[in-house]
Context: one part of a larger RNA
């Protein structure tokens, strides 16, 4: 000087407590460890791995087996040589990579260009070391801390400011004081959202006039309204009580759309943890060059006595299944979104208008009505098998998604035990985009829609902060 203490004080947090709705019990999805296998490519391993790197593994992707190949293939200079044909088109073998046949064909100002082909010299490596590295990143944690300069104080490490009283979400501020002040952190300036106001008025609106329609802003128009996007205005404890020396606090205090950080993002000090990542890339060193480089085919990452983590979907009547009627908001889309007619039970086909989009395109679903089932393994439940199809794609065996008919397991609320959340949260409906030919998406980030119950307190668990 720190760090620990099942030593004390003093504060915080979904940390306990109060609630609510989950995991763990059961099918299936994913992911992992095990075990298997030619190969089941590789990295992540408490909290901080495990629907992670992957925002999409049939082929490519791929890095990993096998087998057949090549030896400078790809890109790109540079010099030389060489040719105007390689290239591209047919066809033959072959699993293809790749090897033969055969065919058609450079431009020119004649300096050269262009393109190939050979040679040389530069290559290549997702071999290894994240305990050599840079750069990103997780965690403590959006916790309130981590520090300098002078002075002052100890022999010195050091200390002091940074304590002490108050007070705050906060080393925030306010008294006080051998300290005085300063920095990085907090706030605070940035976006979204909430309220009004100017501006503007299309593709978005439509009171009030008119015309037109079985209806529809459809049309003349209008510029109010809603909106849309730009600028402004607003909240500062500004103002009243009370309490305090002061910061400040406390009021179903007034005024206000909104009150004490208004709600949400984004921003993460000094540093830990020899944390992760050489496989994003970049880099020191090390190894490999007829291979550990690299083409190609076909497998594999998708195995399967099992065991963990994350998730759907259930066990039903606060529900099922049939019919009808309703309201979003965000955000995509030309090799696309596709109205709409017509086949087809369906997936979906065949025609075909519109739109590169505030003009076109996509039924929101839970709600709410009305029928009906009557507590059963059922009209719950939907795995699994069996038939016939649809569509993407060179190709759905290994290994794709959807229809449809039949089949109809497991499961009657889940053991020790663990998880998440305080408000438009949880809970529950459903939409939509990235990735994509298709897609194992029940993931991931978003976006509305319906909408709660509880918090006495802080002794207990568990982290964290300041003095001692």
């Nucleotide at each position: 000087u720190g760090a620990c203490g099942g030593g004390g004080g003093c504060c915080c947090g979904c940390a306990c407590a109060a609630g609510c709705g989950g995991u763990g019990g059961a099918g299936c999805a994913u992911g992992u460890g095990g075990u298997u296998u030619a190969a089941u490519u590789c990295g992540a391993u408490c909290a901080u791995a495990c629907g992670c790197g992957a925002g999409g593994a049939a082929c490519c992707u791929u890095a990993c087996c096998a087998g057949g190949g090549c030896u400078u293939a790809a890109a790109u200079g540079u010099a030389g040589a060489u040719u105007g044909a390689c290239a591209g088109g047919a066809c033959u073998a072959g699993a293809g990579a790749u090897a033969g046949u055969u065919u058609u064909u450079c431009c020119u100002u004649c300096g050269g260009g262009c393109a190939a082909u050979u040679u040389a010299c530069a290559a290549g490596g997702u071999g290894c070391u994240g305990c050599a590295u840079g750069g990103u990143u997780g965690u403590c944690g959006u916790c309130a801390g981590c520090u300098c300069g002078u002075g002052c104080c100890g022999u010195g490490a050091g200390g002091u400011g940074u304590c002490a009283g108050g007070u705050u979400a906060a080393g925030u501020c306010c008294u006080a004081u051998a300290a005085c002040g300063a920095g990085c952190g907090c706030a605070a300036c940035c976006c979204c959202u909430g309220u009004u106001g100017u501006u503007a008025g299309u593709u978005g609106c439509c009171a009030g006039c008119g015309a037109g329609u079985c209806a529809u802003g459809u049309c003349g128009g209008g510029a109010a309204c809603u909106c849309u996007a730009a600028c402004a205005a607003g909240a500062c404890u500004g103002c009243c009580a009370g309490u305090g020396c002061a910061a400040a606090c406390u009021g179903u205090g007034a005024g206000g759309a909104a009150g004490g950080u208004g709600g949400g993002g984004a921003u993460g000090a000094c540093g830990u943890c020899a944390a992760a990542u050489c496989a994003u890339c970049a880099c020191g060193g090390c190894c490999c060059u007829u291979a550990c480089g690299u083409c190609c085919u076909g497998g594999g990452c998708u195995a399967c006595a099992c065991a963990c983590g994350u998730g759907c979907u259930a066990c039903a009547a606060u529900g099922g299944u049939a019919g009808g009627u309703a309201c979003a908001g965000a955000g995509a889309g030309c090799a696309g979104c596709c109205a709409c007619u017509g086949g087809g039970u369906g997936a979906c086909c065949a025609g075909g208008a519109g739109c590169g989009a505030a003009u076109c395109u996509a039924u929101a679903a839970a709600a709410c009505c009305u029928a009906u089932c009557a507590c059963a393994g059922u009209u719950c439940g939907g795995a699994u098998c069996g038939g016939a199809g649809u569509c993407u794609g060179c190709a759905a065996c290994u290994c794709g998604a959807c229809u449809c008919c039949g089949u109809g397991a497991a499961g009657c609320u889940g053991g020790a035990a663990u998880c998440g959340c305080u408000a438009g949260u949880a809970a529950u409906c459903g939409g939509a985009u990235a990735u994509c030919a298709g897609c194992c998406a029940u993931g991931a980030u978003c976006c509305g829609g319906u909408g709660a119950a509880u918090a006495c307190g802080u002794u207990c668990c568990c982290g964290g902060g300041c003095c001692u």
Small-subunit ribosomal RNA, 3' major domain from an uncultured prokaryote, 468 nucleotides, folded computationally. The coordinates come from a structure-prediction model, not an experiment, and the mean pLDDT is 81. It matches the Rfam family "Bacterial small subunit ribosomal RNA". Rfam links the family to the GO terms ribosome and structural constituent of ribosome.